Transfer RNA from bacterium (Candidatus Howlettbacteria) CG_4_10_14_0_8_um_filter_40_9, 84 nucleotides, folded computationally.
The coordinates come from a structure-prediction model, not an experiment, and the mean pLDDT is 80.
Its Rfam family is "tRNA". Rfam links the family to the GO term triplet codon-amino acid adaptor activity. It is annotated as a transfer RNA.
RNA sequence: GGGCGGGUGGCGGAACUGGUAUACGCGUAGGUCUCAAACACCUAUGGGAGUAAUCCCUUGAGGGUUCGAUCCCCUCCUCGCCCA
Numbered sequence: 001g002g003g004c005g006g007g008u009g010g011c012g013g014a015a016c017u018g019g020u021a022u023a024c025g026c027g028u029a030g031g032u033c034u035c036a037a038a039c040a041c042c043u044a045u046g047g048g049a050g051u052a053a054u055c056c057c058u059u060g061a062g063g064g065u066u067c068g069a070u071c072c073c074c075u076c077c078u079c080g081c082c083c084a
Stems, first nucleotide, its partner, number of pairs: 001083007010026003019067001027045006046057004060076005
């Protein structure tokens, strides 16, 4: 230099053909159980503002297409692999 693949909550990791972003697991918080813990089970859990109702933001960054983008297109950043 060329080619391919990846980047999504605090962490891992899904999202089929563009149509509720964050399922599921871990972690965390509260609870049940226990003399007390551990284990197990139950509930909740992206971020911000607000007393609350509710509103705003969020898929590496910036643009584009579209009524609508994690998904399609362009540029860039970054990680991994392959070729030379």